[in-house]
Context: one part of a larger RNA
């Protein structure tokens, strides 16, 4: 992991409540017990003890259709109008383990020191080699010591190193040979050494050269049994079918925030007949959007005017004058505000009426679930006008919604799946191929594979198309080519020099001219030189400037391999505008069928409408075991197993072949140990 079996809302109660069935009814009912008939899921009778109801109010005395409060005959509170009770069944609640499994823990009483920690008693063990302390002896030495040398000696938590004890490093092992090992290597190895045997210390206790270590593979409180089915606002699981309806993720409060109470929203039953919803019209309340501000409060651009101040001038002082300074008030001008308003919508809200719809509304009662929501769009707050952010309001969707489109995708676009069909029409979106349908039509644009269902800006650019305004032009424009581009003069000043061209000045003038600047740029030390403006000739038709629009272009950088979904596509299969066809869904239609609701008929059918669905409510059924009654089958083959066919909307039912070898069904009721795929479920098998 699979298979088989087992495995979770049960049972009890003089309890509470609602629904329903039956009996009796202002009453209803017996309990224990006894008697009778009879042995069983017994039946009948007796038995008013007791209980509920028929009257309430008050703390009570008490009064009573009233009573309490109160001085009250006031007002107010609770009552008075409305049938209950007993039994069966069902839905909920309560008390019990109360749907099942699951803690970590707590308490009580015991069992453990054969592992290990420390201690006590009594034994055992430590190859071999090295070093050579004290002391002693002899010799030397001294006045005597001291001291020196040589021997002897055999000390040490001494040295090297087996046994023994330990466990340093690495490898292997890691469903191991082993629930801690093996190999190589390493530390100690006469000591605070190692070890045998016997004994001691016990669970908030022991023991600990101290690591919260060890205390029998268990230790921040051992193990065993019991309290015990501890408790679990937590997690997981909770078993057949079909039909109808169908939520919530909100408010208030909470030692409360992943729980709960009440309300909201769902469902079922009963009742009321007024309501509810939509559209239009009319009548209202209101201060949002917008707008406005010499209409307030506040903030504010520039200017004018002008108090006050600063600075300067003047004066012995007072006056006085100036001001590209600061600036109140006033005026002109421009503009701002959630906590500004002289104004002021649209929606929404309230009321009335008409029309449409038709129980959708409301009241009472039984049963819930929900109280983590999310995304899109829109009005805002917060944040960075950040977030797949966060907090509110409106709407939609997902949640609980399948189908088509968006390559793929909870929420986007289209559209709400009862069922069947090898029928039709459409939506969004598409029509070259993958891939159903146009290689459709018309006119433009794009050259970037831009684009074709994802990137992007400031800024840049004789890309290209197009619109508007304007200038020049056959008396010849623009571009090119060709020729000229001069003289006074090297203007004056400055300067070492300054001659068109370092710089300064200017009435930058005049002459000759077709035209020619006291000079546009390059150049020289300064000249020279080249060139431009300007002009003639040549050529022969358009040429410039500015401001817009379309499509392209640069800007353009991301981490595994690229790409529009792919192939591919260039007067398109790209972009823009217009047009006509077609494809395209579980939408709509067509033709059958099923169920439900309502209406009419009321035998039966017809008509209209409906049938996505999680939590959840309601209804109708199937199957299993046993019991009662009834009716059947079976050795001429029951149950069970296995294969096949048929029937039913489903759970399921049924016929038959083979197997099997003794019991088993149908119908009407009743009672449940009554349905498994999940619980890291339990047991067995493989």
């Nucleotide at each position: 992991g699979c298979c088989u079996a087992c495995g979770a809302g049960u049972u009890a109660c003089u309890c509470c409540u609602c629904u329903u069935u039956a009996g009796c009814a202002a009453g209803g009912u017996u309990a224990a017990u006894u008697c009778c008939g009879u042995u069983g899921a017994c039946g009948g009778a007796a038995g008013a003890a007791g209980c509920c109801g028929a009257a309430g109010c008050g703390a009570a005395a008490g009064c009573g259709a009233g009573u309490c409060u109160g001085a009250a005959c006031a007002g107010g509170g609770c009552g008075u109008u409305c049938a209950g009770u007993u039994a069966g069944a069902g839905g909920g609640g309560g008390u019990a383990g109360a749907c099942g499994c699951g803690a970590a823990a707590c308490u009580u009483g015991g069992u453990g020191a054969u592992c290990u920690a420390c201690c006590c008693a009594u034994g055992g063990c430590c190859a071999g080699g090295c070093u050579g302390a004290a002391g002693u002896u002899c010799c030397g030495g001294u006045g005597a010591c001291a001291c020196g040398g040589a021997a002897u000696g055999g000390a040490g938590g001494g040295c090297c190193g087996a046994a023994c004890c330990a466990g340093u490093a690495g490898a292997c092992g890691u469903u191991g040979a082993a629930a801690a090992g093996u190999c190589u290597u390493u530390g100690g190895a006469u000591g605070a050494g190692c070890u045998g045997u016997g004994g001691g210390u016990a669970g908030g206790g022991g023991u600990g050269a101290a690591a919260g270590g060890c205390u029998a593979a268990u230790c921040a409180a051992a193990c065993c049994a019991a309290g015990a089915g501890a408790u679990a606002u937590c997690u997981c699981g909770u078993a057949c079918u079909c039909u109808c309806c169908g939520a919530a993720a909100u408010g208030u409060u909470u030692u409360u925030a992943g729980g709960a109470a009440c309300a909201g929203c769902c469902u079922c039953g009963a009742g009321u007949u007024a309501a509810g919803u939509g559209u239009u019209g009319c009548a209202g309340a209101g201060g949002u959007a917008g707008a406005g501000c010499u209409a307030c409060u506040g903030a504010u651009u520039g200017g004018a005017c002008u108090a006050g101040g600063g600075g300067g001038c003047u004066u012995c002082a007072c006056c006085g004058c100036c001001u590209a300074c600061c600036a109140a008030a006033u005026c002109c001008u421009g503009a701002c505000a959630a906590a500004c308003u002289c104004c002021g919508a649209a929606u929404g809200c309230u009321g009335c009426a008409a029309c449409a719809u038709g129980u959708u509304u409301c009241u009472c009662g039984g049963g819930a679930g929900u109280g983590a929501g999310g995304c899109g769009u829109u009005g805002g707050g917060u944040g960075c006008u950040a977030a797949g952010g966060u907090c509110c309001g409106g709407c939609g969707c997902c949640g609980a919604g399948a189908g088509g489109g968006a390559a793929a995708g909870a929420a986007c676009c289209c559209a709400g799946a009862c069922u069947a069909u090898c029928a039709g029409c459409u939506a969004a979106g598409g029509u070259c191929c993958c891939c159903a349908a146009a290689u459709a039509u018309g006119u433009a644009c794009u050259a970037a594979g831009u684009u074709g269902u994802u990137u992007u800006a400031a800024c840049g650019a004789g890309g290209u198309c197009u619109g508007a305004u304007u200038g020049c032009a056959c008396u010849g424009a623009c571009a090119g080519c060709u020729a000229g581009g001069a003289u006074g003069u090297u203007g004056g000043c400055u300067u070492g020099g300054a001659a068109g061209c370092a710089g300064c000045c200017a009435u930058u003038c005049a002459u000759u001219u077709a035209a020619c600047g006291a000079g546009u740029g390059c150049g020289u030390a300064a000249c020279a030189g080249c060139u431009c403006a300007c002009u003639g000739g040549u050529c022969g038709a358009g040429c410039g400037a500015u401001c817009g629009g379309g499509c392209a272009u640069g800007g353009a950088u991301g981490a595994u391999g690229a790409u529009c979904g792919g192939g591919c596509a260039u007067u398109a299969a790209g972009u823009a505008c217009a047009u006509u066809a077609c494809c395209g869904a579980a939408g709509c239609u067509a033709u059958g069928g099923u169920u439900c609701a309502c209406g009419c008929u009321u035998u039966u059918g017809c008509g209209u409408g409906a049938a996505g669905g999680u939590a959840g409510g309601a209804g109708a059924g199937c199957a299993u075991u046993c019991c009662a009654g009834u009716u059947g089958c079976g050795c001429c083959g029951a149950a069970g197993g296995u294969g096949u066919g048929c029937c039913g909307u489903a759970a399921g039912g049924u016929a038959u072949g083979c197997u099997g070898g003794a019991g088993c069904g149908g119908c009407u009721g009743g009672a449940a140990a009554a349905g498994a795929a999940a619980a890291u479920g339990u047991a067995g098998g493989c």
Molecule: large-subunit ribosomal RNA, domain II
Organism: Bacteroidales bacterium